[in-house]
The RNA shown here (Bacterial RNase P class A) has 407 nucleotides and comes from Botrimarina hoheduenensis. The coordinates come from a structure-prediction model, not an experiment, and the mean pLDDT is 76. The sequence was found by an Rfam model in a public genome assembly. Taxonomically the source falls in Botrimarina (Bacteria, Planctomycetota, Pirellulales, Lacipirellulaceae).
């Protein structure tokens, strides 16, 4: 020094000046016996994130549902172990990937069933025959042999010569039935692999080694699994984030979840006829409503909900620092810290000065320096909390691979 991997970390700083939140405290001022509360003005320290996000898993919490089991429906998958729990996370175990550091797997079954597979090909799943080899076996076709024999004819007719089958045999030939999965050739995939034998030609047809897979036994492992040794020609194509089988696990719902106060109107109950209400200290009176009733008011009482308001609410599977235990996630203990709680929803605005990056002008061989101008991402809590998943200008650190160079 170039090329990678694996992890952890920050995500602008300092300053002044105007907001905005809630919190504690002070003054005024209203209200009360009073505290309180509620308005106004201060004054003090507090105020988003690493993902607060998307809402995909999982848990607390909360009131509702439930005896127990089944069904439906979702979900999970290789083995141990962490946790509150998990689709997370740690080790290992198998597979594929990279030289490597590493990196990826939805990693139970497709030698239970159903299904499914574009194109190309002859055949795509109880295999298949397009070329190509065979062509034993059956089938045609030549020739030869038995046979110049039966048979027919002739003749000099005890014989002799002429013509000449059938039928099955042997060769060779046709490639027509048919064999044939070695070769070719299509496909992502065509029913182990190389070698001898065997065969008409082939083929696990047989045999011998490698491969695989079942079964058995022994070694190692908590365990997936792994290693050895033997037996069985067994040779089984893919596909389950296709139905489906197994095996575990799941109650639906969400802080708008509950809880407490509690207007106006309207409903609901109840009370009164010697009624209510106003004027008044009080009666009497006077006025106004209501009514003459199983049915009654705009009166008085009680109750639910709604607006409204306060809780719920932010100390909690909490942060940080030592020690111990585990290989690791992770868990014990001790000691220290208190870190936003809003509610249409505060956390922000302008300026100065620095820092980091592009650009574009000047200087300079250059490396840089100046000066200008313009930019610093993603994004923002909404009952909490452990994860994934995304997203992100631009930096830092730490360990590791792999190549080149020099010593």
């Nucleotide at each position: 020094g170039g090329a990678g991997a694996g992890g952890a970390c920050c995500g602008g700083g300092c300053g002044a000046c105007c907001g905005c939140u809630g919190g504690u405290u002070g003054g005024c001022g209203c209200u009360u016996c009073a505290u309180c509360g509620c308005g106004u003005c201060g004054a003090c320290g507090g105020g988003a994130g690493g993902a607060a996000a998307g809402u995909c898993c999982g848990g607390g919490c909360g009131g509702c549902a439930c005896a127990g089991g089944g069904c439906a429906g979702g979900g999970u998958g290789g083995u141990g172990g962490g946790u509150a729990a998990c689709u997370c996370c740690c080790a290992c175990c198998g597979g594929c990937c990279g030289c490597g550091a590493g990196g990826c797997c939805a990693g139970g079954g497709c030698a239970a069933g159903u299904g499914c597979a574009a194109c190309a090909g002859a055949a795509a799943g109880c295999a298949a025959a397009c070329c190509g080899c065979c062509g034993a076996u059956g089938g045609g076709a030549a020739c030869g042999a038995c046979g110049g024999u039966a048979g027919c004819g002739g003749c000099u007719c005890c014989g002799c010569c002429g013509c000449c089958a059938a039928g099955g045999c042997g060769u060779u030939c046709c490639a027509c039935a048919g064999g044939u999965a070695a070769g070719g050739g299509u496909g992502a995939a065509a029913c182990g692999g190389u070698g001898c034998g065997g065969u008409a030609a082939g083929a696990g047809c047989g045999c011998a080694c490698c491969a695989g897979c079942g079964g058995g036994c022994g070694g190692g492992g908590c365990g997936a699994c792994u290693c050895g040794c033997u037996c069985g020609g067994c040779u089984a194509g893919g596909u389950a984030a296709a139905c489906c089988c197994c095996a575990c696990c799941c109650g639906a719902c969400g802080c708008a979840a509950g809880g407490c106060c509690a207007a106006a109107c309207a409903g609901g109950g109840g009370g009164c006829a010697u009624g209510a209400g106003u004027c008044g200290g009080c009666c009497c009176g006077a006025c106004u409503c209501g009514c003459u009733a199983u049915c009654g008011a705009c009166c008085c009482c009680c109750g639910g909900g709604u607006a409204g308001g306060c809780u719920g609410c932010u100390c909690g599977a909490g942060g940080c620092g030592g020690c111990g235990g585990g290989c690791a996630a992770c868990c014990g203990c001790c000691g220290c810290c208190c870190u936003a709680g809003a509610g249409g929803a505060a956390u922000g605005g302008u300026c100065g000065c620095c820092g980091c990056c592009a650009c574009g002008c000047u200087g300079g061989c250059a490396a840089c320096a100046g000066c200008g101008c313009g930019g610093c991402a993603c994004a923002a809590a909404a009952c909490c909390c452990g994860g994934c998943u995304u997203a992100c200008a631009g930096g830092u650190c730490c360990u590791c691979u792999c190549c080149g160079g020099c010593u």